[in-house]
Context: one part of a larger RNA
Molecule: small-subunit ribosomal RNA, 5' domain
Organism: metagenome
C1' cells in the first nucleotide's frame, strides 16, 4: 500500500447495490415451512343449491333425500430421497482431475405386444368395550386403479437345451343404428395399467495422479494379505462365512496422535508464489447423542418408524408427548450479526388427463444495519470600509479572509401537489406482492444536510497559554524535571470526507 461476512470510538443528508451468528452442531415458547388427487373407491361430518314433507308469523323455520356443487375423516395413488439448513464428523477414492466395467434407474421419450375371466378380505360407517389421555380391543357389514389365484406370452427370465417360469385395472368425454334387466352392452377419442426394447436423466462401484503439519509418533496388521468354494448385493470385491497358504503396509514416512469439510473460486502479488474456502455454483457429510432396519425406482430418510441415552413437557402416577444445523422469533454465549413482515404477480417445484385450482418461509419483494462498493448533495456568481469577533504580535500590524454581511441567481437531493409504468406470457380477455414504487410535470424556499484524524522526524501541516519526569503521549526513534512545534486547551494549518480514526487479520 492493498484486503475484510469485521468490531470499537466520534460523527452522520439522500439514492442504488450486495451482504448480515465467523462465538454455543447450546437449549428452544409460538406461528408457518409438503402436500395433492372425488376423472381410483366406499361414502356424506360441515357449507351451498335443488327436490319432497311438516309447521305456520306467506317467506322463513324444521325434518328427510348424496340429487347437484363440493368435501371432514377413511381406503388407494403419486410426492414427502427434491427444494431449504448446517459444517459437527471426515486426512478419506471424501474432494479435484483423468480413466474403467461387473450395475440399477419412478416420472419423460422411442418401439413392439397385450389389457381376458374370477375370488376372498379390509378401513370407513354401525354396535359394544378398555383408558385421564395418547390410543387400543371385539362383533357385524362394505368398495376400489387395494390384495390374490386362473387364462394367455411376440419378445422376457431360468435351463442339464429335453424343458420349465412369469403380467395387467380401470377411469373419463362423445355417439348413429342394434340389443337391453334401462344400470348398460356396443363404437370411437383421451388418460391409465402390464410385459419387453432403445434412449435420456439420475445414481451406485473400481483405478492412476494430486490433496495439512509434526519423527520430542518407528514399526504396524489376524479378515489382516492372497487363493478355492459358497452366501450376499442392482453390481465387482474379505462385503460375509468355511477351508488352505503366510502374507500385506513402512524413512518415497506406515501406524498412532493433532488440525481440517473439498473444489470452482476469493484476497494479495509484475509474476512465481503466499493466504483463504463468507456470499454464488459443484461434490460430500450431518439432522438432540448413539444404533437399527422398514417402505420405496431411489433413504438406512431434517419437519417417517423402532430401540437406547441425556434433556424438556403432560399425567387421574397406570402411562404418554417432543426434537428450529427450514423461515421468523426467544433465552444463552459473545467485541459482534436483522422482521414472530407481504405475495404466490414473476421464476421454479409437488399433485392433477389437460385445466381450473390447491400447496410452496423455495422464490420474488418489503423492513432493519454507513456492514461493503458506488453515485450524489450540503449551493453558485459578485462582493474590501479587507467590518465585528477570535488568535498572534516586535503593538506598527499580521491572520482567520471573499470567508461573513450584503446584492443577484439556481433548486440537484430531501419536502408538497398532479400524472404514472415496464416487469404479463398463446388470437383475445383476465391476472402485479413490490406500489401509487421507479419515472414525468409543476410548487416553495438557500432553504433541511460536515465531520473525523493529524501537525518533533519517518510524514503533508505551527504558534500561544496551561502543566512542570507530574498529568500524560507513543507505530519506531523517543517527548515531559519552568521558555514543551511531541502532554492538555485554544487559534491556525494539513489530510481524508458521510465518513474518519483505532484494533484485529492476511498478502
Nucleotide at each position: 500500500g492493498a484486503u475484510u461476512g469485521a468490531a470499537c470510538g466520534c460523527u452522520g443528508g439522500c439514492g442504488g447495490u450486495a451482504u448480515g451468528c465467523u462465538u454455543a452442531a447450546c437449549a428452544c415458547a409460538u406461528g408457518c415451512a409438503a402436500g395433492u388427487c372425488g376423472a381410483a373407491c366406499g361414502g356424506u361430518a360441515a357449507c351451498a343449491g335443488g327436490c319432497a314433507a311438516a309447521g305456520c308469523u306467506u317467506g322463513c323455520u324444521u325434518u328427510g333425500c348424496g340429487c347437484u356443487g363440493a368435501c371432514g375423516a377413511g381406503u388407494g395413488g403419486c410426492g414427502g430421497a427434491c427444494g431449504g439448513g448446517u459444517g459437527a464428523g471426515u486426512a478419506a477414492c471424501g474432494c479435484g482431475u483423468g480413466g474403467g466395467a461387473a450395475u440399477c434407474u419412478g416420472c419423460c421419450u422411442u418401439a413392439u405386444a397385450g389389457u381376458g375371466g374370477g375370488g376372498g378380505a379390509u378401513a370407513g360407517c354401525c354396535c359394544g368395550g378398555a383408558g385421564a389421555a395418547a390410543u387400543c380391543c371385539g362383533g357385524a357389514u362394505u368398495a376400489a386403479u387395494a390384495c390374490c389365484g386362473c387364462a394367455u406370452a411376440c419378445g422376457c427370465c431360468c435351463u442339464a437345451c429335453g424343458g420349465g417360469g412369469g403380467a395387467a385395472a380401470g377411469c373419463u368425454g362423445g355417439g348413429g343404428a342394434u340389443c337391453u334387466u334401462c344400470g348398460g352392452a356396443c363404437c370411437u377419442g383421451g388418460c391409465g395399467c402390464u410385459a419387453u426394447u432403445a434412449g435420456a436423466u439420475g445414481a451406485g462401484c473400481c483405478c492412476g495422479c494430486g490433496u495439512u503439519a509434526g519423527a520430542u509418533u518407528a514399526g504396524u496388521u489376524a479378515g489382516u494379505u492372497g487363493g478355492u468354494a459358497g452366501g450376499g448385493u442392482a453390481a465387482u470385491g474379505g462385503c460375509c462365512u468355511a477351508c488352505c497358504a503366510a502374507g500385506c503396509c513402512g524413512a518415497c514416512g506406515a501406524u498412532g496422535g493433532g488440525u481440517a469439510g473439498c473444489c470452482g473460486g476469493c484476497c494479495u502479488g509484475a509474476g512465481a508464489g503466499g493466504g483463504u474456502g463468507a456470499a454464488c455454483g459443484g461434490c460430500c457429510a450431518c439432522a438432540a447423542g448413539g444404533g437399527g432396519a422398514c417402505u420405496g425406482a431411489g433413504a438406512c430418510a431434517c419437519g417417517g418408524c423402532c430401540c437406547u441415552u441425556a434433556c424438556u413437557c403432560c399425567u387421574a402416577c397406570g402411562g404418554g408427548a417432543g426434537g428450529c444445523a427450514g423461515c421468523a422469533g426467544u433465552g444463552g454465549g459473545g467485541a459482534a450479526u436483522a422482521u414472530u413482515g407481504g405475495a404466490c404477480a414473476a421464476u421454479g417445484g409437488a399433485c392433477c388427463a389437460a385445466a381450473a385450482g390447491u400447496c410452496u418461509g423455495a422464490u420474488c419483494c418489503a423492513g432493519c444495519a454507513a456492514u461493503u462498493c458506488u453515485g450524489u448533495g450540503u449551493g453558485c456568481a459578485c462582493g474590501a470600509u479587507g467590518a465585528a469577533g477570535g488568535u498572534c504580535u516586535u503593538c506598527g500590524g499580521a491572520u482567520u479572509g471573499u470567508a461573513a454581511a450584503g446584492u443577484g441567481c439556481u433548486u440537484u437531493c430531501a419536502g408538497g401537489u398532479g400524472g404514472g409504468a415496464a416487469g404479463a406470457a398463446g388470437a383475445a380477455a383476465g391476472u402485479g406482492a413490490c406500489g401509487g414504487u421507479a419515472c414525468c410535470a409543476c410548487c416553495a424556499g438557500a432553504a433541511g444536510a460536515a465531520g473525523c484524524g493529524a501537525c518533533g522526524g519517518c510524514u503533508a501541516a505551527a504558534u500561544a497559554c496551561g502543566u512542570g519526569c507530574c498529568a500524560g503521549c507513543a507505530g519506531c526513534c523517543g517527548c515531559g524535571g519552568u521558555a514543551a512545534u511531541a502532554c492538555g486547551u485554544a487559534u491556525g494549518u494539513c489530510g481524508c470526507a458521510a465518513g474518519c480514526g483505532u484494533u484485529a487479520u492476511c498478502c